[in-house]
C1' cells in the first nucleotide's frame, strides 16, 4: 500500500427480504422473601445502533467517505 471481517445497553451478543414501538443473557435499581446474605420471584432504569453524508415514503439493515480493532496478501 491492497483486501476481508467487526463496531448495537456497563459487559458478552442477537436483530430474517428495509416496515408500527431495537431485544436476550449477565450486571445495576426497587419490592417480596431472610435475623442477615445468597438462591428464587416480581417490577424497573439504561442504547437511536463508531462518525458523517447519501438513496428511499421509510435505514441498525442498502450505498459512499472516514475512525478504531482484528485477520490475510504484498
Nucleotide at each position: 500500500g491492497g483486501g476481508c471481517u467487526g463496531u448495537u445497553a456497563g459487559c458478552u451478543c442477537a436483530g430474517u427480504c428495509g416496515g408500527u414501538u431495537a431485544g436476550a443473557g449477565c450486571g445495576c435499581u426497587u419490592g417480596c422473601g431472610u435475623c442477615a446474605c445468597a438462591u428464587g420471584c416480581a417490577a424497573g432504569a439504561g442504547g437511536c445502533c463508531g462518525u458523517u453524508g447519501g438513496u428511499u415514503c421509510g435505514a441498525g439493515u442498502c450505498c459512499a467517505a472516514u475512525a478504531c480493532a482484528g485477520c490475510c496478501c504484498a